[in-house]
RNA sequence: AUUAGAGUUUGAUCAUGGCUCAGGACAAACGCUGGCGGCGUGCUUAAAACAUGCAAGUCGAACGGAGGAUAAGUGUUGCACUGAAUAGUCAUAAAGUGGCUAUUGAGUGCAAUGCUUACCCUUAGUGGCGGACGGGUGAGUAACGCGUGAGUAAUCUGGCUCUGUCUGGGGGACAACAGUUGGAAACGACUGCUAAUACCGCAUAAGACCACAACAUCGCAAGGUGAAGGGGUAAAAGAUUUAUCGGAUAGAGAUGAGCUCGCGUUUCAUUAGCUAGUUGGUGGGGUAAAGGCCUACCAAGGCGACGAUGGAUAGCCGAUCUGAGAGGAUGACCGGCCACACUGGAACUGAGAAACGGUCCAGACUCCUACGGGAGGCAGCAGUUAGGAAUAUUGGGCAAUGGAGGAAACUCUGACCCAGCAACGCCGCGUGAAGGAAGAAGGUUUUCGGAUUGUAAACUUCUGUAAUAGGGGAAGAAGAAAGUGACGGUACCCUAUUAGAAAGCUACGGCAAACUACGUGCCAGCAGCCGCGGUAAGACGUAGGUAGCAAGCGUUGUCCGGAAUAACUGGGCGUAAAGGGAGCGUAGGCGGUCUAGUAAGUCUAAUGUGAAAGUUUGUGGCUUAACCAUAAAAUUGCAUUGGAUACUGUUAGACUGGAGUACGGAAGAGGUAAACGGAAUUACUAGUGUAGCGGUAAAAUGCGUAGAUAUUAGUAGGAAGACCAGAGGCGAAGGCGGUUUACUGGUACGAAACUGACGCUGAGGCUCGAAAGCGUGGGGAGCAAACAGGAUUAGAUACCCUGGUAGUCCACGCCCUAAACGAUGGAUACUAAACUAGUGAAGUAUCGACACUUCACGGGUUGCAGCAAACGCGAUAAGUAUCCCGCCUGGGGAGUACGAACGCAAGUUUAAAACUCAAAGGAAUUGACGGGGACCCGCACAAGCAGCGGAGCAUGUGGUUUAAUUCGAAGCAACGCGAAGAACCUUACCAAGGCUUGACAUAGGAUGAAUAGUUGUGAAAGCAAUGAAGUUAUAGCAAUAUAACAUCCAUACAGAUGGUGCAUGGUUGUCGUCAGCUCGUGUCGUGAGAUGUUGGGUUAAGUCCCGCAACGAGCGCAACCCUUGCCACUAGUUACCAGCAGUAAGAUGGGGACUCUAGUGGGACCGCCGUAGAUAAUACGGAGGAAGAUGGGGAUGAUGUCAAAUCAUCAUGCCUCUUACGCCUUGGGCUACACACGUGCUACAAUGGGUGCCACAGAGAGAAGCGAAGCGGUAACGCGGAGCGAAACUCAAAAAAGCAUCCUCAGUUCAGACUGUGGGCUGAAACCCGCCCACACGAAGACGGAGUUGCUAGUAAUCCCGAAUCAGAAUGUCGGGGUGAAUGCGUUCCCGGGUCUUGUACACACUGCCCGUCACGCCAUGGGAGUCGGGGGUACCCGAAGUCAGCGAGCCAACCCAGCAAUGGGAAGCAACUGCCGAAGGUAAAACUGAUGACUGGGGUGAAGUCGUAACAAGGUAACCAAU
Repeated sequence: AUUAGAGUUUGAUCAUGGCUCAGGACAAACGCUGGCGGCGUGCUUAAAACAUGCAAGUCGAACGGAGGAUAAGUGUUGCACUGAAUAGUCAUAAAGUGGCUAUUGAGUGCAAUGCUUACCCUUAGUGGCGGACGGGUGAGUAACGCGUGAGUAAUCUGGCUCUGUCUGGGGGACAACAGUUGGAAACGACUGCUAAUACCGCAUAAGACCACAACAUCGCAAGGUGAAGGGGUAAAAGAUUUAUCGGAUAGAGAUGAGCUCGCGUUUCAUUAGCUAGUUGGUGGGGUAAAGGCCUACCAAGGCGACGAUGGAUAGCCGAUCUGAGAGGAUGACCGGCCACACUGGAACUGAGAAACGGUCCAGACUCCUACGGGAGGCAGCAGUUAGGAAUAUUGGGCAAUGGAGGAAACUCUGACCCAGCAACGCCGCGUGAAGGAAGAAGGUUUUCGGAUUGUAAACUUCUGUAAUAGGGGAAGAAGAAAGUGACGGUACCCUAUUAGAAAGCUACGGCAAACUACGUGCCAGCAGCCGCGGUAAGACGUAGGUAGCAAGCGUUGUCCGGAAUAACUGGGCGUAAAGGGAGCGUAGGCGGUCUAGUAAGUCUAAUGUGAAAGUUUGUGGCUUAACCAUAAAAUUGCAUUGGAUACUGUUAGACUGGAGUACGGAAGAGGUAAACGGAAUUACUAGUGUAGCGGUAAAAUGCGUAGAUAUUAGUAGGAAGACCAGAGGCGAAGGCGGUUUACUGGUACGAAACUGACGCUGAGGCUCGAAAGCGUGGGGAGCAAACAGGAUUAGAUACCCUGGUAGUCCACGCCCUAAACGAUGGAUACUAAACUAGUGAAGUAUCGACACUUCACGGGUUGCAGCAAACGCGAUAAGUAUCCCGCCUGGGGAGUACGAACGCAAGUUUAAAACUCAAAGGAAUUGACGGGGACCCGCACAAGCAGCGGAGCAUGUGGUUUAAUUCGAAGCAACGCGAAGAACCUUACCAAGGCUUGACAUAGGAUGAAUAGUUGUGAAAGCAAUGAAGUUAUAGCAAUAUAACAUCCAUACAGAUGGUGCAUGGUUGUCGUCAGCUCGUGUCGUGAGAUGUUGGGUUAAGUCCCGCAACGAGCGCAACCCUUGCCACUAGUUACCAGCAGUAAGAUGGGGACUCUAGUGGGACCGCCGUAGAUAAUACGGAGGAAGAUGGGGAUGAUGUCAAAUCAUCAUGCCUCUUACGCCUUGGGCUACACACGUGCUACAAUGGGUGCCACAGAGAGAAGCGAAGCGGUAACGCGGAGCGAAACUCAAAAAAGCAUCCUCAGUUCAGACUGUGGGCUGAAACCCGCCCACACGAAGACGGAGUUGCUAGUAAUCCCGAAUCAGAAUGUCGGGGUGAAUGCGUUCCCGGGUCUUGUACACACUGCCCGUCACGCCAUGGGAGUCGGGGGUACCCGAAGUCAGCGAGCCAACCCAGCAAUGGGAAGCAACUGCCGAAGGUAAAACUGAUGACUGGGGUGAAGUCGUAACAAGGUAACCAAU
């Protein structure tokens, strides 16, 4: 200093396992945006090509020249001045003098020019030093290249430092230059001159070097070091400002370099063998130096599974990024090393080069050219083109640091210092601060109240980082002064003015901080993973809001992390991926006890090294930080030396426990070979015998009258071994089963004689290795792939049947794979118990056998601890440990392709990739399901009764039709359903005509009436007129106000049976009145979950009892409720009437007993008895009782399922319509009609029908009602109007039944459809489209196919009665009573349900899941006649430059010899030539590798294609593995 997880497989769970995300980093790029500064960084691609400029020069104090300037001297010339001489001439009388002209010479000055000298400046050449540094790049290189540590006794080292000594005397050239000359140019050629610190001899020689060498010393050795001595060889250079700087030689140091060695340094074994100078030696050569470095000869070595050789990739390191670390990845910038400089080769010079800005040659490319020839090399700095997603200025300066040269001044320096460009990175700052609620406006949203944006803004006050302007102004510069600054008037300081120039990007479904609205409607789009989007999208797009970061923010790419997902730290292998099929054994790894030595490993101490920078820590400097400085730590490493000796190793000795040998008796389907025996099948022969046999779910093919099957006897042949026989035995595994014999391997036990660690494991290797298969030769009874036939079937290349060949058997030889399994490698040791049976031994007991106890070994069952994801394992470990081997790393592609090895073949072994998916897989859980199992229930079947399905009609539905036939309901659980009642209305539909604040609600204003009525028009609604009388209520005296009402106006709004039941509430159906569904606490399990609720009984019941890690509880069941059946009490009116009175009559008096009514109670509880049961629950039987086992019936419907039904009962979100999808009206439609279905009614008749007579109910309803009596009518009904708001009156007649009579089996005296005529009723109105009556008409129908429904007792069946709805209109519905059966063995089967269990690849849950071919599209890939390339090697040819060697007849200054000299000769050297080597090039044959290829193979993936249904349930033939 230090370790974080999440999403995603499932209905859920745990574990396995992959994929994905959150972090950090970047030489980055892209998108949007962009204020400032500091410090860094900036072609990762084409080691592609490069225009232009610059990047290495310097020294005149090495040298000769050349040029320039200055000065001096001198010469010449010109001019001017001075003055002299001569001559001429003029003037003057003359002399003299003067003037003028010419000539000569002198002096002075000036100018020009030449020469000389001096000094200064410049520098082409000679010469010296430097161009081997600095700068760039990473192509090559897998290497002593790099890193680290050693060695060099095998070496060199310019310049630098120190030290000793020396620096004497000569010589000959060559550039420059001059001349001539070639060429377009580049560049030369020849002749001549010349200097030096250039070159060459000579002298000197301490030391050096060379060959000897006494002696000394070091080393394991080869050998090294020192060294007296004599011999041989070799030096030098001068310059100058006189300070110095150089030169030679020798030694030492420092620095730099060469070479060698140990260790470390990517990947592929589908690269396993490589190597001829190869490995070593000897001689020789070569180098600064060891060495096959080279050469001749000799030997035959050397390297390699500890990975040689080959292929691929790559500069290495300090370090950088990441990580807790160990590691992993990287090798930009900075620093060290290496390599390279257009490509390849080569040497020269030099201290140093095989030389980036040198040379030569070859090649490619570019440029110039007069076509003859030449020139070039940015991987230096800028810059250009190209490539690319992508990377800057043709800048300033040598001021600083550093470098080269120089004595120095100084020159050069694209090193470097700076500036420019780029948000490319890191760091810092700013875009304002305080106040400010009417919580403004605007925006968004809204439940319309509000909420939010939001103190945010406006506004007020303030500040000046900053910007702008002005003023001042550095450090960086040294050594005393002076001088020297590119950056730069920059940083910084001061003053003034201005809130003024300065915020974006991404995200907001989960991971993961942040949510709403609108648009869109599986479209457009999003997406890192999971996944969003099909009309209410927090996931798309936009807006508002919010979150995060911020001059940036996102995206993409790459690396590490998370990933313990290669596991050293730190993983696994029974079932998830993973134990080799088994053994023997090589290398290797590991290895028992004791003693001694050693010290390799190990531990410890010291020393050296581990460059600097970086990292970490402390301190300091820039206002801070980044950045920088400084100190320390660290650098975990390597090496050397000393020490320790427990452990490991090693050496020596010893031991017996591991291991083995010998001995004893023992068990065994251990192996190989031979021999033998019986049962059975089949065939054949013979006999008996007759019509079938055989086979199957059922059949058929097949066999049989030529005699089968059956049966008897005999014969033949092959194969296999019943019983014994057992989770018994043996074997390494595969595997082994009649008996006997021979040969033979292994094992356990006992005893303890012998050896003395001899052991374990085991990569390669070798051997064995079921079945099928292959080869050769036999054999062949049964069975039986293929094949044939028969069935089955939609098909049936199957399952079933009849046949049947390989094969199965034997011998020999191959093959070498299996679900070769305990899905569990081998060895050793340790770790509770219990039981079992096999082998051996001992003991006890016994006369003995059996038996019992103990020990060892092998085979099993249960089980503690422990382990495990769970299942499970558990001394035969999957426990605890050690050792060795094998194997795994998501699914698919694929155990496939290619390559290789093996094989006769089939094939086996080894073994990928592209591409594709987000899973695949394990164990367990809860369900669901099964053509799984067990148990149970239900009118579920069965047993019965009556039906339906056939007919006619009613009614509903579908379909069709229609202007409309409104809408909904759709298996059970839609269809006499919503509808408890469509002529108008209803009504939602259609046609037509109208209305537009509306038929209806609320609010504002105006008027005060509105209105009734009438008229016109009209189908009506409505429209248009007219309009009497009268003037609402409350308060107040009144004015007036309020309220109501009506009309008009205006705006909000009304309205919708329009959509969505898949946005909803509510209600309902269904499983199902089935017995279930849950919870709390506890317990068990990592968990989902389990337990309870399972089990044994029992029940109608999860009802109850018992048991039990459960104990309780809730919703359901039951009960409580209603009704019905019995009784009691209370009460008697409108009900009742026994006795009394009484009537036509319970009329009336009376009664309160009875019936009944309606209120309260009782009664029934397996309570009692018996039996069974467990002494229980309970069941059965019985008694009593009106009732007997929930007495009958009803109401009552758990958790949930079906996105079940309903937006058209109602309510309601959202959407839609608004002179219409609203509202009103008239008419029509919902009533249609070829047809199909459901539910009913009526029948088909005699158990009936008709007629007559005549009984007996219950429950209801009634005022816009029920309606009596009486009368009329055949009747419907009418007239009538008593009574009754009902125990009173009315509806109201109950019907079937009973009695009597007719009909006599027929389409009828059955049946009544349809139709006609005439009536009645309701209602504005019965045409579409009502009901009823009478008369007439008199259809189908004679009991109903496949199939199917209801019902278990007061039930079915049958018979009537009532009610709701309703003006009217039931065969429907809901109720009521009357009459009143049959059958139930039982649970095999069908259907539905419940409980337990089992399997599962299902969970949308079997209407599930899912496989393969084929067809189509797309993708990657294998093969492929071939075709086109690439790199490398091999062999041969050619052979440049060049080194080396030889030769050198040509050339040749110095030195030597001869000569007076000219000159000659020699030495040395050069050219040329020859030889070896030798780049590029060429030729050839193979191998490797890439691209491409008609065609072809499989694979993957795609929307709902086609065919089947292989797998998952016993998946309907159990599945799977291998072979054929």
The RNA shown here (small-subunit ribosomal RNA) has 1524 nucleotides and comes from an uncultured bacterium. Its mean pLDDT, the model's own confidence on a scale to 100, is 82. Its Rfam family is "Bacterial small subunit ribosomal RNA".